RNA sequence: GCCCCCAUCGUCUAGUGGACUAGGAUACUGGCCUCUCACGCCAGAGACACGGGUUCGAAUCCCGUUGGGGGCGCCA
Numbered sequence: 001g002c003c004c005c006c007a008u009c010g011u012c013u014a015g016u017g018g019a020c021u022a023g024g025a026u027a028c029u030g031g032c033c034u035c036u037c038a039c040g041c042c043a044g045a046g047a048c049a050c051g052g053g054u055u056c057g058a059a060u061c062c063c064g065u066u067g068g069g070g071g072c073g074c075c076a
Stems, first nucleotide, its partner, number of pairs: 001072007010026004018056001028044005049065005
């Protein structure tokens, strides 16, 4: 330098054009329960890497950027 893959709540993850006002688990916060703690139950807050494009409609498709991973090449 070329090619391929990945990026979603703090963490792990679902999603394959309209059901997304983005779901689940765990952690966190509050309440209930308990003599206390834990467990359990209820509730709450919390994310689509960034910029464009296509489309009536984009987390999803396309292009670019950034970051990470892999393959090939160059380095006499």
Transfer RNA from uncultured Thermodesulfobacterium sp., 76 nucleotides, folded computationally. Taxonomically the source falls in Thermodesulfobacterium (Bacteria, Thermodesulfobacteriota, Thermodesulfobacteria, Thermodesulfobacteriales). Its Rfam family is "tRNA". Rfam links the family to the GO term triplet codon-amino acid adaptor activity. The coordinates come from a structure-prediction model, not an experiment, and the mean pLDDT is 82.